The RNA shown here (SAM riboswitch aptamer (S box leader)) has 123 nucleotides. The prediction has a mean pLDDT of 78. Rfam family: SAM riboswitch aptamer (S box leader). Rfam links the family to the GO term regulation of gene expression. The sequence was found by an Rfam model in a public genome assembly.

RNA sequence: AUGUUAUCAAGAAAGGUGGAGGGAUUAGACCCUGUGAAACCUUAGCAACCCUUUAUUAGUAAAGAAGGUGCUAAAUUCUACCCAGUUCUGAACUCGUUUCAGAAUCUUAUGGAUAGAUAACUA
Numbered sequence: 001a002u003g004u005u006a007u008c009a010a011g012a013a014a015g016g017u018g019g020a021g022g023g024a025u026u027a028g029a030c031c032c033u034g035u036g037a038a039a040c041c042u043u044a045g046c047a048a049c050c051c052u053u054u055a056u057u058a059g060u061a062a063a064g065a066a067g068g069u070g071c072u073a074a075a076u077u078c079u080a081c082c083c084a085g086u087u088c089u090g091a092a093c094u095c096g097u098u099u100c101a102g103a104a105u106c107u108u109a110u111g112g113a114u115a116g117a118u119a120a121c122u123a
């Protein structure tokens, strides 16, 4: 790198170096940032994937935090693709507040899909 599974609206920051960007990518919005961005280091913390202990109906449950990761602004910051409704425009005919197409708008979508992040396993 590839694939599988699980999770992603909870939680948890100070210092030093650094010196202008950052919030994954594209576009838009919004936001953080010289009252110091990214990155690196130290310490602290959060969480409980791996892990440890106990119980077990062998599915799991409870407790824990030494170690391996991870994380410590905002929902993975939000929207984009998928539905239905409403309005407008155009076309068709059986001329109906009918059917089809397009556009705008709003959300039932705190959904699904895609992409991404993290963990464990995997050639």
Base pairs, nucleotide, nucleotide: 003121004120005119006118007117008116013043014042015041016040017039021032022031023030026080027079028078029077044072045071046070049068050067051064052063053062054061055060076115081112082111085105086104087103088102089101090100091099092098093096